Overview: A computed fold for a 475-nucleotide part of an RNA from a metagenome, annotated as small-subunit ribosomal RNA, 3' major domain. It matches the Rfam family "Bacterial small subunit ribosomal RNA".
Context: one part of a larger RNA
RNA sequence: UGACGGGGGCCCGCACAAGCGGUGGAGCAUGUGGUUUAAUUCGACGCAACGCGAAGAACCUUACCUGGGUUUGACAUCCCGCGACGAUAACAGAGAUGUUAUUUUCCUUCGGGACGCGGAGACAGGUGCUGCAUGGCUGUCGUCAGCUCGUGUCGUGAGAUGUUGGGUUAAGUCCCGCAACGAGCGCAACCCAUGCCCUUAGUUGCCAGCGAGUAAUGUCGGGAACUCUAAGGGAACUGCCGGUGACAAACCGGAGGAAGGUGUGGAUGACGUCAAGUCCUCAUGGCCUUUAUGCCCAGGGCUACACACGUGCUACAAUGGCCGGUACAAAGGGUCGCAAUCCCGCGAGGGGGAGCCAAUCCCAAAAAGCCGGUCUCAGUUCGGAUUGCAGGCUGCAAUUCGCCUGCAUGAAGGUGGAAUCGCUAGUAAUCCCGGAUCAGCAUGCCGGGGUGAAUACGUUCCCGGGCCUUGUACA
Numbered sequence: 001u002g003a004c005g006g007g008g009g010c011c012c013g014c015a016c017a018a019g020c021g022g023u024g025g026a027g028c029a030u031g032u033g034g035u036u037u038a039a040u041u042c043g044a045c046g047c048a049a050c051g052c053g054a055a056g057a058a059c060c061u062u063a064c065c066u067g068g069g070u071u072u073g074a075c076a077u078c079c080c081g082c083g084a085c086g087a088u089a090a091c092a093g094a095g096a097u098g099u100u101a102u103u104u105u106c107c108u109u110c111g112g113g114a115c116g117c118g119g120a121g122a123c124a125g126g127u128g129c130u131g132c133a134u135g136g137c138u139g140u141c142g143u144c145a146g147c148u149c150g151u152g153u154c155g156u157g158a159g160a161u162g163u164u165g166g167g168u169u170a171a172g173u174c175c176c177g178c179a180a181c182g183a184g185c186g187c188a189a190c191c192c193a194u195g196c197c198c199u200u201a202g203u204u205g206c207c208a209g210c211g212a213g214u215a216a217u218g219u220c221g222g223g224a225a226c227u228c229u230a231a232g233g234g235a236a237c238u239g240c241c242g243g244u245g246a247c248a249a250a251c252c253g254g255a256g257g258a259a260g261g262u263g264u265g266g267a268u269g270a271c272g273u274c275a276a277g278u279c280c281u282c283a284u285g286g287c288c289u290u291u292a293u294g295c296c297c298a299g300g301g302c303u304a305c306a307c308a309c310g311u312g313c314u315a316c317a318a319u320g321g322c323c324g325g326u327a328c329a330a331a332g333g334g335u336c337g338c339a340a341u342c343c344c345g346c347g348a349g350g351g352g353g354a355g356c357c358a359a360u361c362c363c364a365a366a367a368a369g370c371c372g373g374u375c376u377c378a379g380u381u382c383g384g385a386u387u388g389c390a391g392g393c394u395g396c397a398a399u400u401c402g403c404c405u406g407c408a409u410g411a412a413g414g415u416g417g418a419a420u421c422g423c424u425a426g427u428a429a430u431c432c433c434g435g436a437u438c439a440g441c442a443u444g445c446c447g448g449g450g451u452g453a454a455u456a457c458g459u460u461c462c463c464g465g466g467c468c469u470u471g472u473a474c475a
Stems, first nucleotide, its partner, number of pairs: 001475002003472003007469007015459002019423005026314008034305002042053002064300007073123001077122002079119005086103007105114003125289002128287003134283002136278003139274001141272001146185006152161003165176003191266004196234007206223002210221003237260001240254005316416001320375007332363003337356002342351003382413001387408007429451007
């Protein structure tokens, strides 16, 4: 100087408390451990691994296994020789591939070149090892308020001071004081979204007033008010008033205001820590491999299952289930695409194809809600696992191993021990909608809106953190 303390002081954070909903019990989904296996490819392991890399494992992917093949190689550059490559057909084969038949170039400065085949070797190749040799990127402490420097001063020196102190703040934020005076990286602001208003603009969006038309609809003429769209601007600064305070910074209350003291949310992550993670994104040192640890192919595996754990979905019902009627979104996607009206089918879906490169058309129904009916507390008209049969869709192909529909079947489950998680407001809870990936496949992920709470006395305690101080046999 740090680190540590079941030392002290001050102060924060859904840290506790106060509340609401869960997990831990059940079934299923998914990841992991373990076990099994020819293989169940690899990585990730307290927080910070475990719906994680994977925003799509039937083939492919694929790195694994078995078998079949191949050796200048699937890919790059160089040399020599020959020639198109390719396409079609037949045969063998699981295919890779091989054999046969037919057909067949381009550019040129005529040296050659492009492309392919054969040959020799230089070399290629490696998702092989080392993340404890590395770059880059990332997680984490933590959006915590800290981390430093120049000059000066003090100290033999390590170092101290500044950065401590009195107030204050979300903040090393600001004020005051002070052997310090300044400065940098962080904080804040500048950026995006959202909330109010104005201006400009008015189609594909809008429809107040006027006219026309219809069974009905901004449908038509028209309008530019309103909504909205999207570009610019305004608005909030403790600016104003009162009080407290040290005449400060600031704090408390109030007015006005759409919004008030950082308005709300996001993006933004200092010096560093964990030899944290990644050599399987990529790049790269070293090592290893070279008729194989490279390459091609078929099939299998990554989907196994006594069991254990994590994360989720669905429930256990009446604030509910079922049936009928009826209302209101936002944000997105669409030409290898989204697909309306119509017809067929109980349905998944099929036929057909208007319109739309989309404020125009389509996906599209929003659901919870509201109105009416029914069920009457029961393993049930709760719950839907499991299984049988019959079908649909995608795709070369759903057996291992996809999703969906109908009929039948109807398991566990009676609110879950010890323990444990999230959340402070348009939040939790709950209800639907969309998107990426994607031929197909979503309870995961990323977004969107609808309905919409309870509680916070307080900081003694648990956890994490900041500042000062104290002890130390630790560095």